[in-house]
Context: one part of a larger RNA
RNA sequence: UUGGGUUUAAAGGGUGCGUAGGCGGCGAGUUAAGUCAGCGGUAAAAGCCCGGGGCUCAACCCCGGCCCGCCGUUGAAACUGGCUGGCUUGAGUUGGGGAAAGGCAGGCGGAAUGCGCGGUGUAGCGGUGAAAUGCAUAGAUAUCGCGCAGAACCCCGAUUGCGAAGGCAGCCUGCCGGCCCCACACUGACGCUGAGGCACGAAAGCGUGGGUAUCGAACAGGAUUAGAUACCCUGGUAGUCCACGCAGUAAACGAUGAAUGCUAACUGUCCGGUGCGAAUGAGCGCUGGGCGGUACAGCGAAAGCGUUAAGCAUUCCACCUGGGGAGUACGCCGGCAACGGUGAAACUC
Numbered sequence: 001u002u003g004g005g006u007u008u009a010a011a012g013g014g015u016g017c018g019u020a021g022g023c024g025g026c027g028a029g030u031u032a033a034g035u036c037a038g039c040g041g042u043a044a045a046a047g048c049c050c051g052g053g054g055c056u057c058a059a060c061c062c063c064g065g066c067c068c069g070c071c072g073u074u075g076a077a078a079c080u081g082g083c084u085g086g087c088u089u090g091a092g093u094u095g096g097g098g099a100a101a102g103g104c105a106g107g108c109g110g111a112a113u114g115c116g117c118g119g120u121g122u123a124g125c126g127g128u129g130a131a132a133u134g135c136a137u138a139g140a141u142a143u144c145g146c147g148c149a150g151a152a153c154c155c156c157g158a159u160u161g162c163g164a165a166g167g168c169a170g171c172c173u174g175c176c177g178g179c180c181c182c183a184c185a186c187u188g189a190c191g192c193u194g195a196g197g198c199a200c201g202a203a204a205g206c207g208u209g210g211g212u213a214u215c216g217a218a219c220a221g222g223a224u225u226a227g228a229u230a231c232c233c234u235g236g237u238a239g240u241c242c243a244c245g246c247a248g249u250a251a252a253c254g255a256u257g258a259a260u261g262c263u264a265a266c267u268g269u270c271c272g273g274u275g276c277g278a279a280u281g282a283g284c285g286c287u288g289g290g291c292g293g294u295a296c297a298g299c300g301a302a303a304g305c306g307u308u309a310a311g312c313a314u315u316c317c318a319c320c321u322g323g324g325g326a327g328u329a330c331g332c333c334g335g336c337a338a339c340g341g342u343g344a345a346a347c348u349c
Base pairs, nucleotide, nucleotide: 003321004320005319006318007303008302012317014200015199016198017197021193022192023191025087026086028084029083030082031081033080034079035076036075037074038073039072040071041070042069049065050064051063052062053061054060090190091187092186093185094183095182096181097180098179102176103175104174105173106172107171108170109153113149114148115147116146117145118144119143120142124135125134161168162167205246206245207244208243209242210241215239219235220234221233222232257316258315259314260313261312262311265294266293267292268291269290270289271288272287273286274285275284276283298305299304322349323348324347331342332341333340334339
């Protein structure tokens, strides 16, 4: 390599867009490249394989056959491909509605925290398992009033919603994006996947500038302890926040790639449409999209999955192939660096 696999055993790329490529709906005509058939040529002999024969058997030897491939020629037209013209169910467009923490920008709000000023007030406060460091008669803690700052948005809140993923939550406005439903008016296969590529990508981290209330790596002190470079306590720098740029990782998880079709039911809920129901309501039914639970068949080593499949199939991509060595070394590419990507071997069990 073939094969078999990828929720948990090794294995789904963090996510999207998309290039090449691969694959591709219904019906008609045509072509004959793929495909299939006939004939011819070539494919040395030996060998392998099959049938038969000769050495008493066998090895060995002899005869015949097959083989795949390539070339030429004649033909077939179901399938694949090419070409022509057509269709509407896939895909998209249009019109009308709908829901949402989807993104970006601006503005506004209250609570809490800390600080500043002032009032009341007096000896403690704080913290712990217990303490101490710390704060406090230069008046703290507590409490009231006023002010300032930064960060995050209680309840609602959900087994909820939105987003490709990362992720997204106070309120209002503007701009931008996707999704769903109904109508069927339009285009007419315009589709699916996607090696490279490009873009996005939590937290921490890096660069420049700003900001700094809280929390808080490092650090300091107090405890604990045999020790305590920890857990606990008091402080506290970077950081946490903002702008611009870089980085590009994660248990980036549903540990489950994307797309399409098919395959019992029951039930909750969110968003639409529609019928019944008092004209509008609760409710009930049908129907479409999403998020959950239970479970038939089936699948699975089991746990479990089960129309949101891990079932039955097809297409395309990615990945795995014993453990350690090792996501290391070397090389290359990227990066300011940290480091990232790619990624072995010896040896060993």
Small-subunit ribosomal RNA, central domain from an uncultured bacterium, 349 nucleotides, folded computationally. The RNAcentral record of the full RNA draws on ENA and SILVA. Its mean pLDDT, the model's own confidence on a scale to 100, is 89.